[in-house]
RNA sequence: AGCCUUACACAUGCAAGUCGAGCGGGCAUAGCAAUAUGUCAGCGGCAGACGGAUGAGUAACACGUGGGAAUAUACCUUUUAGUUUGGAAUAGCGUUGGGAAACUAACGCUAAUACCGAAUACGCCCUUCGGGGGAAAGAUUUAUCGCUAAAAGAUUAGCCCGCGUUAGAUUAGCUAGUUGGUGAGGUAAAGGCUCACCAAGGCGACGAUCUAUAGCUGGUCUGAGAGGAUGAUCAGCCACAUUGGGACUGAGACACGGCCCAAACUCCUACGGGAGGCAGCAGUGGGGAAUAUUGGACAAUGGGCGCAAGCCUGAUCCAGCCAUGCCGCGUGAGUGAUGACGGCCUUAGGGUUGUAAAGCUCUUUUACUCGGGAAGAUAAUGACUGUACCGAGAGAAUAAGCCCCGGCUAACUUCGUGCCAGCAGCCGCGGUAAUACGAAGGGGGCUAGCGUUGUUCGGAUUUACUGGGCGUAAAGCGCUCGUAGGCGGACCUUUAAGUCGGAGGUGAAAUCCCAGGGCUCAACCCUGGAAUUGCCUUCGAUACUGGGGGUCUUGAGUAUGGAAGAGGUUGGUGGAAUUGCAAGUGUAGAGGUGAAAUUCGUAGAUAUUUGCAAGAACACCGGUGGCGAAGGCGGCCAACUGGUCCAUUACUGACGCUGAGGAGCGAAAGCGUGGGGAGCAAACAGGAUUAGAUACCCUGGUAGUCCACGCCGUAAACGAUGAAUGCCAGUCGUUGGGAGGUUUACCUUUCAGUGACGCAGCUAACGCUUUAAGCAUUCCGCCUGGGGAGUACGGUCGCAAGAUUAAAACUCAAAGGAAUUGACGGGGGCCCGCACAAGCGGUGGAGCAUGUGGUUUAAUUCGACGCAACGCGCAGAACCUUACCGGCUCUUGACAUGCCUAUGACUGUUGCCAGAGAUGGCUUCGUUCCUUCGGGACAUAGGACACAGGUGCUGCAUGGCUGUCGUCAGCUCGUGUCGUGAGAUGUUGGGUUAAGUCCCGCAACGAGCGCAACCCUCGCCUUUAGUUGCCAGCAUUAAGUUGGGCACUCUAGAGGGACUGCCGGUGAUAAGCCGGAGGAAGGUGGGGAUGACGUCAAGUCCUCAUGGCCCUUACGGGCCGGGCUACACACGUGCUACAAUGGUGGUGACAAUGGGUUGCUAGGCCGCGAGGUCAUGCUAAUCUCUAAAAGCCAUCUCAGUUCGGAUUGCUCUCUGCAACUCGAGAGCAUGAAGUUGGAAUCGCUAGUAAUCGUAGAUCAGAACGCUACGGUGAAUACGUUCCCGGGCCUUGUACACACCGCCCGUCACACCAUGGGAGUUGGUCUUACCCGAAGGUCGUGCGCUAACCGCAAGGAGGCAGCGAACCACGGUAGGGUCAGUGACUGGGGUGAAGUCGUAACAAGGUA
Repeated sequence: AGCCUUACACAUGCAAGUCGAGCGGGCAUAGCAAUAUGUCAGCGGCAGACGGAUGAGUAACACGUGGGAAUAUACCUUUUAGUUUGGAAUAGCGUUGGGAAACUAACGCUAAUACCGAAUACGCCCUUCGGGGGAAAGAUUUAUCGCUAAAAGAUUAGCCCGCGUUAGAUUAGCUAGUUGGUGAGGUAAAGGCUCACCAAGGCGACGAUCUAUAGCUGGUCUGAGAGGAUGAUCAGCCACAUUGGGACUGAGACACGGCCCAAACUCCUACGGGAGGCAGCAGUGGGGAAUAUUGGACAAUGGGCGCAAGCCUGAUCCAGCCAUGCCGCGUGAGUGAUGACGGCCUUAGGGUUGUAAAGCUCUUUUACUCGGGAAGAUAAUGACUGUACCGAGAGAAUAAGCCCCGGCUAACUUCGUGCCAGCAGCCGCGGUAAUACGAAGGGGGCUAGCGUUGUUCGGAUUUACUGGGCGUAAAGCGCUCGUAGGCGGACCUUUAAGUCGGAGGUGAAAUCCCAGGGCUCAACCCUGGAAUUGCCUUCGAUACUGGGGGUCUUGAGUAUGGAAGAGGUUGGUGGAAUUGCAAGUGUAGAGGUGAAAUUCGUAGAUAUUUGCAAGAACACCGGUGGCGAAGGCGGCCAACUGGUCCAUUACUGACGCUGAGGAGCGAAAGCGUGGGGAGCAAACAGGAUUAGAUACCCUGGUAGUCCACGCCGUAAACGAUGAAUGCCAGUCGUUGGGAGGUUUACCUUUCAGUGACGCAGCUAACGCUUUAAGCAUUCCGCCUGGGGAGUACGGUCGCAAGAUUAAAACUCAAAGGAAUUGACGGGGGCCCGCACAAGCGGUGGAGCAUGUGGUUUAAUUCGACGCAACGCGCAGAACCUUACCGGCUCUUGACAUGCCUAUGACUGUUGCCAGAGAUGGCUUCGUUCCUUCGGGACAUAGGACACAGGUGCUGCAUGGCUGUCGUCAGCUCGUGUCGUGAGAUGUUGGGUUAAGUCCCGCAACGAGCGCAACCCUCGCCUUUAGUUGCCAGCAUUAAGUUGGGCACUCUAGAGGGACUGCCGGUGAUAAGCCGGAGGAAGGUGGGGAUGACGUCAAGUCCUCAUGGCCCUUACGGGCCGGGCUACACACGUGCUACAAUGGUGGUGACAAUGGGUUGCUAGGCCGCGAGGUCAUGCUAAUCUCUAAAAGCCAUCUCAGUUCGGAUUGCUCUCUGCAACUCGAGAGCAUGAAGUUGGAAUCGCUAGUAAUCGUAGAUCAGAACGCUACGGUGAAUACGUUCCCGGGCCUUGUACACACCGCCCGUCACACCAUGGGAGUUGGUCUUACCCGAAGGUCGUGCGCUAACCGCAAGGAGGCAGCGAACCACGGUAGGGUCAGUGACUGGGGUGAAGUCGUAACAAGGUA
């Protein structure tokens, strides 16, 4: 501090009484009584208009502030005067009644400070100025308290005025007592406040009226301030008291706890009638996210009454509840390392929690117990309260939580989860290694609090007064004229409104601020000051602005003389062309397109010639030329007409600028009426194109285009740049005019236009730059995230189309500008590459081989998928391999390390049995090393546990390796410079190169990784060395066989050689290029190795390594058998062919690289052959594989063949435990398809393609594959238009996951908000009429009537009653407005994957 929501409804108690010193009485007590005391209902007085609650209404003189005059004011103060004298009633009470009650009727009695008359009146009031009118109350023993009249004060209240006080113009007109006057009434008082009459006024763009919202203020929160938001507590004012109306009483009310009436609701009732009003304090229900006790006391402060004592007081003072706020304090302090236990993490060592704990030594604020004990109280009186405070005691005792830890933002790890669960203020986390979810450990922050949510200000210069903008980001009206308004040249004078200064009044207190002081401190409180930036009054100042007056000429205008012009309107007129018609010539096509067709033409087109007609538009000149405000204006002539420029200096004397509303003009299209209609041409038709083609192209063609008159009023109406004025470097053009020089054509200069470039300056940049987007001033218009939407509704305009004005709900976190780097383009330029072209040979057709897909299967293990998977991993699947399937089998395991026990060996070795084998059982031979003798080493077997093992998953967790762009020429850095920056420059440019190769230039200068070179190999030479190689000469042999030699070949070491070095030309005198010489080789000589920064989450967890996950008598190990070899099919890569450049037979010359002892094997013999057998050489320049083949000669003669060899049968050979599934080879027999291959597609530029054979790896065996080797050995390249890929520069971009990009609209589905809607429901305002409670006023008052007059009758006066107008509620009919709802319907928004197309972004494929 504490119902912010229902001014919703309220049970119960209390919240306003008091006075016996105004009055009569009742009751009680005392007294014998008179009477006294106390108390009580009533009459009477004062107070219940204060205090307390609430904020519904109110946009108003309600509030704030400052003024004003026409007022009242009980109680209080001061002053003056008075307080005389009579009268009639009435309540209570008594009697009798009515009623359930509330209450009430009649009669009788009675008092007063209750009521009434008379007297008196300085002052008071009225007045026609003669006069007239009006008071009082007593009580009491005194003292005293009262009463009446008047004046003054104080206080309080009423009234009036200036200024200020929310939003909406999709509210523009409002007003009939309305505005004013005269008169009257009324009020305390001015006043249309009310009434009668008269006039027709009053308010409004400086926002009336209407609608919505709201109590106002001091203040409070925030902010540097200016402001913005707000109006709890406290204080001032207002309004209200269940809703509406009304008055009464009174000094004061139209009265929260008074009255009357109406209405709703609740309660009582005997059904006839009555009662009530918590937005007082507590409390209850309800509503709500949410707000307390049915407490104590009048002790203090204050209020009412009273002479007083005193009584009353839910005002107030206190207590209770609540961490709601602010402030203070505590939950312990010191010491304590083996850094304990436990927890968590771990690289397994340790680290951390952590001096933290325990332990030891202390302290006692708080809490607890006991004792004392205030102030608040001036004499008495203390609810709070035995409270604050003080003292003593015991004992660490009674006392810690909340949020966070991805960045912003201080603080990190593990586990769980696996786009799930969840988090999230913004960005964003989570799809198996999450510092972001959940948990734990640890850490950070704050602390009796902490975090969230909501709200306000700030940051936000993001409504910009201080303090913003408008070329392209949102934003200049399409343009002009002009009203109101705003702003306005020079000088003099006056005034003093603005402005400035002084003084006075006010600006309540509290709050904020400053200085002191008081509660132990603080919060809090008290005292003083300052402040309150405002308003009013007054006195001054006069520079500037304004008002009044006077003057001036430079702004503006007029005049005079010239000038240019598609400026406008009207009338006339001209030629060219198109089209049509007529006629002539003439013949078969024309036209049109990318190509065609529709179309026209033998009924004569097109073409050509002549004539005629009609309409529209004006070639050349023609020009960033001219004119106009803009739209716009173009043949020529005439008439009428607007504006501009130059020169002269005569006149007027600020007459000016801008311009809300308003008015006018305003392309094209469109609309209306009437004409006109050649060409062109929406719609439409046909032909094409296409998947479609309601398009682009073509052939036709109607509105329209033209004219007259009238509408429309919009455009990318653009310079995307409002108008006006002044100032601020220049250079070069061009249009119109003038001046001066020379001299006839130029130069200089000056105004007014119109362009290009450019300094300063400005700009986010691009850019602008005296024609500003610069520097300033004035005025207008406009903007405030994107979408929804320039839409809906409403208004205005329009014939309509539509225009104009112009939202919201909802939704997103962006939309946008300029520039940068890339990437891309059916953009451009330059260049390269077997990229195309020119050639040669293939593939695609056949058969077979091989790989893949698919299918099949128990399994057909797995991987690789455009180029860059597919004769790939696999340099070789019968078993093994082998990962797959079936069955059998083992469980510390086939393999590693550690422990225990036993044995002494183990490796071995001989057999047998069972079994498919693994395996199991039996058996023969044999029995280790070192030693200090304790044992140790090693091995095997057994055992228990740690563990082994996994070709299980993840290549999107990884290392390594590899592919690809690409052997393409690129990729970067340092310093400097430029740019706000991203970035640029360098690296671009001119040449040149195979090359970012080199040269030159240049704000760049250098450097690195790439290129090149260095390396290997081939080609020439030299040298060294000659065995197993070679042989010229000599000797020798069957033979380089041997002697001899090393010259040659060759081998393999070391060197040389080639560098545009030389010459000529060209080029820029460069780099280089072209040609030539010499040379074995010439311009990188051929080939290889070598692969920049990077790209593809490219490939590989099944080579290897490895994180994480998973299996552990199995997803591990062993074995046998099967499978990887399947087969309607499809594709890739190859081989062999289709034949005569060939087949077959014969002949027999010339290679190179390689391999070989588990091997290669000569030679002999046997076999038709594969091969077998005997045997020799070789660990290799020695022996061997080893025969090279294409070649040459003969034959075949174009045929499915003497081509081709698939397929199949029989018989064999070899390897191997084993050729059934499933090997290779040989012989004989068989003799398929195939006659050169569609669309399409591949390789290759020289020792290359093509063709021919040879060797090797793997391997027991098994190549048509792969790798290597040599033999023979071409054709073509004009060239860069095109296809593909790449490099550099440039351009466009809405792309950046980068064109395999982005992205639009319909349709379909779901959800959301919204417009229309026949209507329907409710609120509110209003018009006319009806009804007319209570009430006061007026009239009447025949009924009734105490005071006064009167002797009386009666009168005066009064009351009831009745009537009238006014009027609340209510009713009828109509209208306006707001809101809810509504079948159906319109568009809009959102949604991970829907459908159809592809409109836009590149020239987006029709800009």
Molecule: small-subunit ribosomal RNA
Organism: metagenome